[in-house]
The prediction has a mean pLDDT of 80. The RNA shown here (c-di-GMP-I riboswitch aptamer) has 88 nucleotides and comes from a Clostridiales bacterium. It was read from a public genome assembly, where an Rfam model found it. The organism belongs to Eubacteriales, within Bacteria. It matches the Rfam family "c-di-GMP-I riboswitch aptamer". Its family is annotated with cyclic-di-GMP binding in the Gene Ontology.
RNA sequence: UAAUGCUAAGGGCAAACCUGUCGAAAGGCAGGGACGCAAAGACAUAGGGUCUAAAGUGCUUACAGCACUAUGACAGCCAGUUGCUGCA
Repeated sequence: UAAUGCUAAGGGCAAACCUGUCGAAAGGCAGGGACGCAAAGACAUAGGGUCUAAAGUGCUUACAGCACUAUGACAGCCAGUUGCUGCA
């Protein structure tokens, strides 16, 4: 110095749920809260994957409904990338 594993110190983040708010939804933001996380840091048509389907298209005799579709969303799904610290 690098990789892996564990774990002290300083600490950090914040799941579910509740309240308010934005949104068609997925989901986001703020407050509370703490399941957990050694990257639960950053990165989103430009690595892969997952979720939603407003608009659009098609089906349906018609309403309703169903299917497809992301330049909408998810980084606490994987990969890549950056980084603090003690020991082995």